[in-house]
RNA sequence: AGAGUUUGAUCCUGGCUCAGGAUUAACGUUGGCAGUGUGCCUAACACAUGCAAGUCGAGCGAUAUAGCGGCAGACGAGAGAGUAAUAACAAGGAACUUACCCCUUAGCGGAGGAUAGCCCACCGAAAGGUGGGGUAAUCCUGCAUAAUGUCGAGAGACCAAAGCCUUCGGGCACUGAGGGAGAGGCCUUGUUCCUAUCAGCUUGUUGGUAAGGUAAUGGCUUACCAAGGCGAUGACGGGUAGCUGGCCUGAGAGGGUGACCAGCCUCGAUGGGACUGAGACACGGCCCAUACUCCUACGGGAGGCAGCAGUUGGGGAUUUUGCACAAUGGGCGCAAGCCUGAUGCAGCAACACUGCGUGAAGGAUGAAGGUUUUCGGAUUGUAAACUUCUUUUGUGUGGGAAUAAUCUUGAAGGUACCACACGAAUAAGCACCGGCUAACUACGUGCCAGCAGCCGCGGUAAUACGUAGGGUGCAAACGUUAUCCGGAUUUAUUGGGCGUAAAGAGCUCGUAGGUGGAGUGGUAAGUUGGAUAUUAAAGCCCCAGGCUCAACUUGGGAAAAGUAUCCAAAACUGCCUCUCUAGAGGAAUGCAGGGGAGAACGGAACUUACGGUGUAGCGGUGGAAUGCGUAGAUAUCGUAAGGAACGCCAAUGGUGAAGACAGUUCUCUGGGCAUUUUCUGACGCUGAGGAGCGAAAGCGUGGGUAGCGAUCGGGAUUAGAUACCCCGGUAGUCCACGCCGUAAACGAUGCAUACUAGGAAUUCGGAGUAUCGACCCUCUGGGUUUCGAAGCUAACGCGUUAAGUAUGCCGCCUGGGUAGUACGGCCGCAAGGCUAAAACUCAAAGGAAUUGACGGGGACCCGCACAAGCGGUGGAACAUGUGGUUUAAUUCGAUGAUAAGCGAAGAACCUUACCAGGGCUUGACAUCCUUGGAAUCCCCUAGAAAUAGGGGAGUGCCGUAAGGAGCCAAGUGACAGGUGUUGCACGGCCGCCGUCAGCUCGUGCUGUGAAGUGUCCCGUUAAGUCGGUAAACGAGCGCAACCCCUUUCGUAUGUUAAAUAUCUCAUGCGAUACUGCCGGCGUUAAGUCGGAGGAAGGUGGGGAUGACGUCAGGUCAGCGUGACUCUUACGCCCUGGGCGACACACGUGUUACAAUGGGUAGGAACAAUGAGUUGCCAAGUCGAAAGGCGGAGCUAAUCUCAUCAAAACUACCCCCAGUUCGGAUUGAGGGCUGAAACUCGCCCUCAUGAAGCCGGAAUCGCUAGUAAUCGUAGGUCAGCCAUACUACGGUGAAUACGUUCUCGGGUCUUGUACACACCGCCCGUCAAGUCAGGAAAGCCGGUAAUGCCCGAAUCUUGCAACAGCGAGACACGGCAGGAUCGGUGAUCAGGACUAAGUCGUAAAAUUGUUGCGA
Repeated sequence: AGAGUUUGAUCCUGGCUCAGGAUUAACGUUGGCAGUGUGCCUAACACAUGCAAGUCGAGCGAUAUAGCGGCAGACGAGAGAGUAAUAACAAGGAACUUACCCCUUAGCGGAGGAUAGCCCACCGAAAGGUGGGGUAAUCCUGCAUAAUGUCGAGAGACCAAAGCCUUCGGGCACUGAGGGAGAGGCCUUGUUCCUAUCAGCUUGUUGGUAAGGUAAUGGCUUACCAAGGCGAUGACGGGUAGCUGGCCUGAGAGGGUGACCAGCCUCGAUGGGACUGAGACACGGCCCAUACUCCUACGGGAGGCAGCAGUUGGGGAUUUUGCACAAUGGGCGCAAGCCUGAUGCAGCAACACUGCGUGAAGGAUGAAGGUUUUCGGAUUGUAAACUUCUUUUGUGUGGGAAUAAUCUUGAAGGUACCACACGAAUAAGCACCGGCUAACUACGUGCCAGCAGCCGCGGUAAUACGUAGGGUGCAAACGUUAUCCGGAUUUAUUGGGCGUAAAGAGCUCGUAGGUGGAGUGGUAAGUUGGAUAUUAAAGCCCCAGGCUCAACUUGGGAAAAGUAUCCAAAACUGCCUCUCUAGAGGAAUGCAGGGGAGAACGGAACUUACGGUGUAGCGGUGGAAUGCGUAGAUAUCGUAAGGAACGCCAAUGGUGAAGACAGUUCUCUGGGCAUUUUCUGACGCUGAGGAGCGAAAGCGUGGGUAGCGAUCGGGAUUAGAUACCCCGGUAGUCCACGCCGUAAACGAUGCAUACUAGGAAUUCGGAGUAUCGACCCUCUGGGUUUCGAAGCUAACGCGUUAAGUAUGCCGCCUGGGUAGUACGGCCGCAAGGCUAAAACUCAAAGGAAUUGACGGGGACCCGCACAAGCGGUGGAACAUGUGGUUUAAUUCGAUGAUAAGCGAAGAACCUUACCAGGGCUUGACAUCCUUGGAAUCCCCUAGAAAUAGGGGAGUGCCGUAAGGAGCCAAGUGACAGGUGUUGCACGGCCGCCGUCAGCUCGUGCUGUGAAGUGUCCCGUUAAGUCGGUAAACGAGCGCAACCCCUUUCGUAUGUUAAAUAUCUCAUGCGAUACUGCCGGCGUUAAGUCGGAGGAAGGUGGGGAUGACGUCAGGUCAGCGUGACUCUUACGCCCUGGGCGACACACGUGUUACAAUGGGUAGGAACAAUGAGUUGCCAAGUCGAAAGGCGGAGCUAAUCUCAUCAAAACUACCCCCAGUUCGGAUUGAGGGCUGAAACUCGCCCUCAUGAAGCCGGAAUCGCUAGUAAUCGUAGGUCAGCCAUACUACGGUGAAUACGUUCUCGGGUCUUGUACACACCGCCCGUCAAGUCAGGAAAGCCGGUAAUGCCCGAAUCUUGCAACAGCGAGACACGGCAGGAUCGGUGAUCAGGACUAAGUCGUAAAAUUGUUGCGA
């Protein structure tokens, strides 16, 4: 000293949380010792038992510890209930008292009397009491003495005493008076918590006079008189609380607190009261009342631990019914002494602080064990074992204090301390290890269990849960909880803010208050300095000393703000006095203006009425309908009536304090500005309360009502439409008077003053120059607008009209929600307004800016994206794939675009993963070990086969002769094996955006920063392609090019073809095209348009090539692979079946529906790419054909598929029909492949001849050798379900005006409350649960008052006095109506919270009707 947390990221605002210190603490785990402290914070609840206040025989009598008498029980000890001032603290004061103590002075003579104890009698259970008798004193009462005392003006009057002891010296007492010390009572000033949702309080109240009372002043009390006194500088009321020295914290200022120790106050079960006394209204005294407890013979009595111990109870929680008066102190006593739960000590408690210890040195084979592992190791770890050493502590034995200056006397205590002996011996835990915050791995668990101070962790690889190993921190403790300060500058005096984050009152006037221009003189309140007194001690700080150190303690010192008094100074502020004119105001002369109030007048428009013309519609909308109209509308002309608002001028304009103000004229009236000869002389500024004004809506009374128009009615729209749109239309809008008092009343910016660069515009004045004059130009004052220096700001922005620099005053803010709400009060007719919380809940809410994404925002551009065309799909039949259904199984995957003729370039068995059945278990396959054997082939039997049994043939290769390599079988375990799961654990590969033109970096620069710039802009391009400009300059991945095919030419070569060949063809090598040339346009650019030449012209055509990334896209079933899982099975083998099912739905295709066609026929037609030895298969031949036989040639420019084609062309027939179209389906007969064509193959022939006549909504492909159409080949493959896929050539079009719209994409810009990024966010009702508060008929309780009744003890007073009685005051108690606070309450309303409820979609994008305020 800071840190975490709002965001995708940033800066700011702002709250929440953490790290520190402290405690009269408690709880959890653990626990060796010593010293010093501390120890009911709760029930001022109730208390058993013991003790805590006695003493004096030198006062008295007496048998006595009883009694009388004296002193002391008012101290000491405890507690904090009450108390916000009767208290405390600080500083002062005058009208007082004071036992014991000290000093001074004067005395102490002489009489008398009563009473307790005691005795007798009696009452009572007891406590206790009554009557009679007798008795002493330092008990009581007179007499004497009497001032220096008291009273009185004085004269004068009045007032006391007690003895006891003695060593005979005296001592202790007693009385009057004066003084002192210490103590106490009273008074004054200042300070001392929260609340204004407590604003008025007060009748002994405020003062006076007189009297009473007191130790004393005083309304302290009474009578009379006056009507005062207190209060926004907070009275009165309510709540809470003992105050202080100090203690804790803090850099300080402050904040919190008032345990222990010390000072003061108050209290003693609760309330009242007095007595005694120097002192009390008395903790261990008395009386009364009340509650409670106890005793009782029921008549009556006793009691008060907030003393020390202790008990119950309460509570999270706080000790022994100990020892001693040895010390210190107190009471009594002449003294000895007695008493002392004060005190000194001990006991209990890690409760706190402090100190010590639990060993030290050596010790690597880095032991064992644990943990982990990439299996090599690493770590625990010099740690242990082991060797040597020490003895604090511990145990034992022995000695042994000070504490008492003093005759005796030591509780603590045989304690501290000292010596010796023994022996590492008796002694380590707790919390944490995701970040903050030092410290990491394994296993278990699987949004479960749990953790959590904040952020947050946990859904199968958790450093965050639990355990273990290891580590970190502290240590006889460590954590947790609670509380206070700090951090928090988060209440800001030091030290904050208010345009947009919370925050300027809607505006003005003005009271109190605050504050205030220049000069002279005075004063001394503030201010500054000095001195004195005080601020108890202890504590803090400094220096020393004593316990071994420390804690602790002793001594000394310093300090200390404050308060009071005195002295001094006079700059500043205040006050007084005299002046001044710069602030402010007045006069004079002008000026502008929708400033305000009232009255009168005006035209346009509108509606209505009447009349004319005129005829079928009008009106309205996105489109309609409701509505109006043949009873004559709309339209148009004329006349009349009415109400409201004032076009153009008009503006970034003007005026006003704000709200606000607009036709014209008149009357009345406020404010402002300019000019300067003048006058007053600080009269100023601000402004809590207060007063006035104050849009719209709304309210009251009375008018008015043309248009518009909430509510309402109707028509539409819609899923709905209580809306948006339309047709009507009431309040209202208007006027007068009176209320209301609020607005996003905004510049979201309080008022006033001063200072601090400018530029431009505009409005109202003034002056100057110039001119004949007006303009123009220059200077200047007031207002308004805009751009900007410095500066400020989180940024945006503000910027002489400040949000800059300063001063004065006022208002307001302190996380979000609850809430501008509840309750209370004030105002209002009401609506409502003003003032204004809390419980509870969240960790955010918010401001500005950034990058993206998005928008039913904008601009520009592109693409078979649309448009223009051509041909299809969707309808039919069939093929094929998918869904669904079915099934023993119909194996699995792919599912918008980016699945669906896809994986599968080919399921009869195999494939095959599925199903049924039959079998195997080291296994069908791999490695290792042991043993045996060649391997291998053939046959027979059982069986569906796998398999099982049996028989036969066969004895291999190399070799240095040890053996080796390969193969087969058996056995044993390690292991094999899995198309089992997870593509959301992965690699690799792929799809899509998209062959779209983008995606980035370095350095520099800008910005607090995220970021920006570059990459934007202007042109251009297919292109971030290129050029120009420019705080950028360069670079990378993409684009392009380099590569392949193709088009033209040259050249070299020439297997094949009868020969030749300049051709063709094939294979190499090379050339060509670059906007190179010309012209236009363009910026002299990039480029573009046109032209020439050329085979080809502007990337010539096609292919391969796919940036950063996106979709947790697809694939664990191609392969690889982590983890999990199965192991006589989820592995492996076999037979058969299934993957081919079939009401249906979808996708992709084929064939068609016909005449641009179909059929038949003839050739003189014309290709290219490919494939071939388990193959392609010629000639020939058989068959009608599929095909058979056959076997030449070919490992291919040679042979074959393959005369290679088909469409086309030509000729003929068909003549618009379900046909000579179409070919499905079915029957029969054949062929081929293959162990095997039933499920389930293809082909041929004959026969059969279905649907279908061009296809709804919708939708797909294609821009040239393309679409369309026609065939050919290949892969896979025994064969083939191929109409598929991949290639090849033949014939060969149409159209593109263009970019408004649809879809997708790119760039720039804009808005945003989105960032999982619009498939996003988000609002309200309803339904469910929980919680807190509010209202509520009421019910219950507390508190403090008021009025009345009653009136104990006591006091006062009267009856002359005792007794007794009466009166007054008064506690408790009772009654009554109110006030206030709290609890509870059916129900009601709102609020908050709660993964996946309902209904809609209100807001944020122009959020689809711009939003919001009243």
A computed fold for a 1414-nucleotide RNA from an uncultured Candidatus Saccharibacteria bacterium, annotated as small-subunit ribosomal RNA. RNAcentral holds the sequence, with entries from SILVA.